[in-house]
A computed fold for a 682-nucleotide part of an RNA from a Deinococcota bacterium, annotated as large-subunit ribosomal RNA, domain II. The coordinates come from a structure-prediction model, not an experiment, and the mean pLDDT is 85. RNAcentral holds the full RNA, with entries from ENA. Lineage of the source: Bacteria > Thermotogati > Deinococcota.
Context: one part of a larger RNA
RNA sequence: UCCUGCGACUUACUGGCAGUGCCAAGUUUAAGCCGUGAGGCGAAGGCGAAGCGAAAGCGAGUCUGAAUAGGGCGUUAAGGCGUUGUCAGUAGACCCGAAACCGCAUGAGCUAGCCAUGGCCAGGCUGAAGCUCCCGUAACAGGGAGUGGAGGGCCGAACCGGUGAAGGUUUAAAACUUCUCGGAUGAGCUGUGGUUAGGAGUGAAAAGCUAACCGAAUGCGGAGAUAGCUGGUUCUCCCCGAAAUAGCUUUAGGGCUAGCCUCGGGGGUUUACCAUUGGCUGUAAAGCACUGAUUGGGCUAGGGGGCUUACCAGCUUACCAAACCCUGUCAAACUCUGAAGGCUGAUGGUCCAUACCCCGGGAGUCAGUCUGCGUGAGCUAACUUUCGCAGACAAGAGGGAAACAACCCAGACCGCCGGUUAAGGUCCCUAAGUUGUAGCUAAGUGGUGAAGGAUGUAAAGACGCUAAGACAGCUAGGAGGUUGGCUUAGAAGCAGCCAUUCCUUUAAAGAGUGCGUAAUAGCUCACUAGUCGAGUGUCUUUGCGCCGAAGAUGAUCGGGGCUAAGCUACAUACCGAAACCGCGGCAGUCCACUUACGGUGGGCUGGGUAGGGGAGCGUUCCGUAGGCCGAUGAAGCGGUACCGUAAGGAGCCGUGGAGGUAUCGGAAGUGCGAAUGCAGGA
Numbered sequence: 001u002c003c004u005g006c007g008a009c010u011u012a013c014u015g016g017c018a019g020u021g022c023c024a025a026g027u028u029u030a031a032g033c034c035g036u037g038a039g040g041c042g043a044a045g046g047c048g049a050a051g052c053g054a055a056a057g058c059g060a061g062u063c064u065g066a067a068u069a070g071g072g073c074g075u076u077a078a079g080g081c082g083u084u085g086u087c088a089g090u091a092g093a094c095c096c097g098a099a100a101c102c103g104c105a106u107g108a109g110c111u112a113g114c115c116a117u118g119g120c121c122a123g124g125c126u127g128a129a130g131c132u133c134c135c136g137u138a139a140c141a142g143g144g145a146g147u148g149g150a151g152g153g154c155c156g157a158a159c160c161g162g163u164g165a166a167g168g169u170u171u172a173a174a175a176c177u178u179c180u181c182g183g184a185u186g187a188g189c190u191g192u193g194g195u196u197a198g199g200a201g202u203g204a205a206a207a208g209c210u211a212a213c214c215g216a217a218u219g220c221g222g223a224g225a226u227a228g229c230u231g232g233u234u235c236u237c238c239c240c241g242a243a244a245u246a247g248c249u250u251u252a253g254g255g256c257u258a259g260c261c262u263c264g265g266g267g268g269u270u271u272a273c274c275a276u277u278g279g280c281u282g283u284a285a286a287g288c289a290c291u292g293a294u295u296g297g298g299c300u301a302g303g304g305g306g307c308u309u310a311c312c313a314g315c316u317u318a319c320c321a322a323a324c325c326c327u328g329u330c331a332a333a334c335u336c337u338g339a340a341g342g343c344u345g346a347u348g349g350u351c352c353a354u355a356c357c358c359c360g361g362g363a364g365u366c367a368g369u370c371u372g373c374g375u376g377a378g379c380u381a382a383c384u385u386u387c388g389c390a391g392a393c394a395a396g397a398g399g400g401a402a403a404c405a406a407c408c409c410a411g412a413c414c415g416c417c418g419g420u421u422a423a424g425g426u427c428c429c430u431a432a433g434u435u436g437u438a439g440c441u442a443a444g445u446g447g448u449g450a451a452g453g454a455u456g457u458a459a460a461g462a463c464g465c466u467a468a469g470a471c472a473g474c475u476a477g478g479a480g481g482u483u484g485g486c487u488u489a490g491a492a493g494c495a496g497c498c499a500u501u502c503c504u505u506u507a508a509a510g511a512g513u514g515c516g517u518a519a520u521a522g523c524u525c526a527c528u529a530g531u532c533g534a535g536u537g538u539c540u541u542u543g544c545g546c547c548g549a550a551g552a553u554g555a556u557c558g559g560g561g562c563u564a565a566g567c568u569a570c571a572u573a574c575c576g577a578a579a580c581c582g583c584g585g586c587a588g589u590c591c592a593c594u595u596a597c598g599g600u601g602g603g604c605u606g607g608g609u610a611g612g613g614g615a616g617c618g619u620u621c622c623g624u625a626g627g628c629c630g631a632u633g634a635a636g637c638g639g640u641a642c643c644g645u646a647a648g649g650a651g652c653c654g655u656g657g658a659g660g661u662a663u664c665g666g667a668a669g670u671g672c673g674a675a676u677g678c679a680g681g682a
Stems, first nucleotide, its partner, number of pairs: 001682006011091013026047003032041003051058002061073004094232002097229001101222006112196009121186001123155003126151001130147006159183003164179004198214001200210003235616006245258005259365002261362007270355001272350010285337001286335002291331004296326003300321001302320002304317004368393007376385002398409003413585004418581003424575003427560003433572001435571006446562001452547002456544010473531005479504003484498003510525001514523002586606009617671001619668005627661003636655005642649002
């Protein structure tokens, strides 16, 4: 991992509700007794037929009350028993699962400490005290030699340990091996016997150790502890179909009530939508009349500066500035205004049911997500977060977007080798136009991106110049007063400053546009003439393009490839889905008809998670059954082209070798793929 078997909503009692049966103002027995059994007996007791009041009590009434008032609760609706279904309560209460808690025992043959009694420590080194002798001293002290043999002394086997490394890591081993290393007369090591234990022991203390996992051992018991948590929960088809919200919660991943779903009963147009019409509102926008903010100007208190002044005062001001006036603005917590909408009353219409309302049985939901729109938070960040409105997903398949829950189209009852369309597409991959007309783009733009930049190109417009010759090019001129004045070492058109920057000769020529010189010089421009012979210059707006444009293995629009097969506008044809239509079939429901638990016709409906409701299939056992089937072959197993909408059911063949059981009912240990499920096998 697979296969086979086992494996989870039960049972008892009680209560509520619904369906059905029996009896009915009644109904029903319980324990128990009798009987082979079927059944009989058994009335104790329960529920019901009357309520009201705290009660005494009264009673179709009663309580309150002074009341014959009013009001409250009643009277005017039948229950009981049996049975079935569902839910709830009490019990382990759908199943498996803790870590833990408590009780009683068992453990010190492992290990920790202690007690008693034994055992062990090759060899070598060092050489304390003491002692002897000598020296020495007044005597001590002190010194030397010898002797001696001390020490948690030294080196190092046994023994005890476990430092570093390597190996080993489904190991040779649930802690080892090899090399290396520490202690090795001591707080040493060790045998045997004994002793101390579970909130307790022991501990040179690590919460270490107490029999291979100890911050509280192990075994059994309380015990099926509890688990608002995780996992699992077994056949089929049909109808409907949610929620992820509010309030409260030691509440936030749990609950309760409401909301939303379903089933039954009742009401019947009450619902929804549209139109008309009445009412409510203070948002969007707008505005500045209020509250505040705010631009410029005027006017003018107050303040600052300057002048003046012994003081008082005065003058002045391109300073600051209240109020006021003019002007231009801003606001979620501003409003003199004010929509669209929204909510609501009425009337009419559409619709004519699975709508809506009421009562009752059963739920699930309380983590939502994305997109568009309107706000807040954040950075007008986030596949961010909080609300409101809508949609989708959730619980929704199909087509499109290359792929892609939440985007676009569209809501899948089943079948068909039929048709029409939607979004989106029509050169090939790939179904359908290499369709038509008119433009644009040259960037592979299309097929990512901003500020900003540019004689890209196309279109529209405005203003100039131009056959009295423009624009561009070429030829020629571009002068004189004058080197203007000032400044300066110099300043001559051209460092800088000043100037109504003038006047003259002219076709025209600046007290000079740029280069240049130390300053001059020189080159050039403005301006003018000639030549040439038709457009030319500047600006604005718009379409499509260009640059701006850097990422890690090799690139790309889905690919090929495309100059349209790109973009804009118009037109037309086609393709394209589970949409719509056609044909056939199934089911639900409403209406009508009908010799009716059925049928016919018509309309509508049939995506679906949690969940509600309905109808069935199969398994084991019991009755039917002393029946029926079975060696002319039961069950089981294998095969198979048959039947049924499904669960499933036949027939036949083979195997097997002795049991099986229709039908209609009854009762459940009743259906497995999952639970790191359990057992066995491979």